[in-house]
This is a predicted structure of a 340-nucleotide RNA (Bacterial RNase P class A) from a soil metagenome. The sequence is in RNAcentral, with records from MGnify. Rfam family: Bacterial RNase P class A. By type it is a ribozyme.
RNA sequence: AGCCCGUCGGACGGCCGCGGUCGAGAGAUCGAGGAAAGUCCGGACUCCACAGGGCACGGUGCUGGGUAACACCCAGGCGGGGCGACCCGACGGAAAGUGCAGCAGAGAGCAAACCGCCGAUGACCCGCUCUGCGGGAACAGGCAAGGGUGAAACGGUGAGGUAAGAGCUCACCAGCGCCCCGGGCGACCGGGACGGCUCGGCAAACCCCACCGGGAGCAAGGCUAAACAGGGACGUCGGUGGCCCGCCGAUCAAGUCCCGGGUAGGCCGCAUGAGCGCAUCGGCAACGGUGCGCCAAGAUGGAUGGUCGUCCUAGACAGAAUCCGGCUUACAGACGGGCU
Numbered sequence: 001a002g003c004c005c006g007u008c009g010g011a012c013g014g015c016c017g018c019g020g021u022c023g024a025g026a027g028a029u030c031g032a033g034g035a036a037a038g039u040c041c042g043g044a045c046u047c048c049a050c051a052g053g054g055c056a057c058g059g060u061g062c063u064g065g066g067u068a069a070c071a072c073c074c075a076g077g078c079g080g081g082g083c084g085a086c087c088c089g090a091c092g093g094a095a096a097g098u099g100c101a102g103c104a105g106a107g108a109g110c111a112a113a114c115c116g117c118c119g120a121u122g123a124c125c126c127g128c129u130c131u132g133c134g135g136g137a138a139c140a141g142g143c144a145a146g147g148g149u150g151a152a153a154c155g156g157u158g159a160g161g162u163a164a165g166a167g168c169u170c171a172c173c174a175g176c177g178c179c180c181c182g183g184g185c186g187a188c189c190g191g192g193a194c195g196g197c198u199c200g201g202c203a204a205a206c207c208c209c210a211c212c213g214g215g216a217g218c219a220a221g222g223c224u225a226a227a228c229a230g231g232g233a234c235g236u237c238g239g240u241g242g243c244c245c246g247c248c249g250a251u252c253a254a255g256u257c258c259c260g261g262g263u264a265g266g267c268c269g270c271a272u273g274a275g276c277g278c279a280u281c282g283g284c285a286a287c288g289g290u291g292c293g294c295c296a297a298g299a300u301g302g303a304u305g306g307u308c309g310u311c312c313u314a315g316a317c318a319g320a321a322u323c324c325g326g327c328u329u330a331c332a333g334a335c336g337g338g339c340u
Stems, first nucleotide, its partner, number of pairs: 001340008010311007018031005033317001037328002040326005045217004057213005062076005077091001078089004092208002097206002099202002114147002116143003121140002124136005155173006174198001176195002179192005221268004230259005235251006275294008312315001
């Protein structure tokens, strides 16, 4: 000068308040975070749906492991960056098909010829010792080496070859395909042989392949339950009948009792949990096993604040609302460990 991992994030005391729990009362005790945030993933829980299979839609995408699960974590492989500690990567398939590529440039997808090189072959012009030879120019034509454009121009270097050139041929190198041997659980790595001589990029474009996925969410959902309205019985009247009970119909002003659904309101869900701390064992690690100890906000008109004093390094970002595991984002400063 940097890199990685971890911890804390004002302390103590007085006074006045607020919320939960306990208590008859006095009072006692507890009271935001590392991110409580964004609501981006994964689950628990609850209700609804559901025989099985397929399509559609969405997600994930190197390997092995961890986990309740994940798009997370750990270890490793490969690729890229950095002198390095280390960091970053949606990292299956582009010879299944469809599609896309601004500007520049002659040409950008079974590519092309602007400058350039050649002009062997055919035509043209000149000369000569004239069935031919030499020279010139560059019409046809040949080439893709060099220049130039671009993120990218259909391998690189050298030699041969040629009119000039070119994997046209050869050597070495790179890359592709395929086979063999060795190592690894595996991704993959190391070595060897052969082949045609070279095959561009993009799949967080459609698509193909493999795997995963029902929907809605704590205002979920459950228990209880006034008032008002409703139903039924007792009551009254009528019919049937000789009469009573019963049965049928009507009525129901008031009263008493019962019933179902269910609003307001109340209670639960809701704080003991994939929990936290320490020790120890297994494992490189993530993590797991065992033992001991601990209980630490729980509102719904929604608490967690104010003030004073002392001290220091002068205090950032920000505040629960069903809970948990992650990711991401914000953050003054302080401390510990390892490394370049």